RNAcentral holds the sequence, with entries from Rfam and Ribocentre. A computed fold for a 97-nucleotide RNA from Rummeliibacillus stabekisii, annotated as Guanidine-I riboswitch aptamer. The coordinates come from a structure-prediction model, not an experiment, and the mean pLDDT is 79.
[in-house]
RNA sequence: AUGAUUGAUUUCUAGGGUUCCGCAAUUUGAUUUGGUCUGGUCCGAGAGAAAUCACAUAGCAAUUGCUAUGCCACGGAAGGAGAAAAGCCUGGGAGAU
Numbered sequence: 001a002u003g004a005u006u007g008a009u010u011u012c013u014a015g016g017g018u019u020c021c022g023c024a025a026u027u028u029g030a031u032u033u034g035g036u037c038u039g040g041u042c043c044g045a046g047a048g049a050a051a052u053c054a055c056a057u058a059g060c061a062a063u064u065g066c067u068a069u070g071c072c073a074c075g076g077a078a079g080g081a082g083a084a085a086a087g088c089c090u091g092g093g094a095g096a097u
Stems, first nucleotide, its partner, number of pairs: 005054001007053006015043002020040002022037001023034003055070006072092001074095001078090003
């Protein structure tokens, strides 16, 4: 210095907080307080899982189908967000090897 499908979507998980619900506290009262509340809704992985679809190559069958393969992946700080935070986004970035 350079190559790869370093592919897309959906559902979910690890994880995350506190708008709403619930819970707890206080109270004359909730349009109050509490996430230093297990939770439901919610957010959620490039380096987690599954499924589907597409693409590339090869094979078989015969023009459009079927099958197989498609590896690897240490990583801040800071900033961003309709409630907030995060393994979210910047970002397979900076940097390291």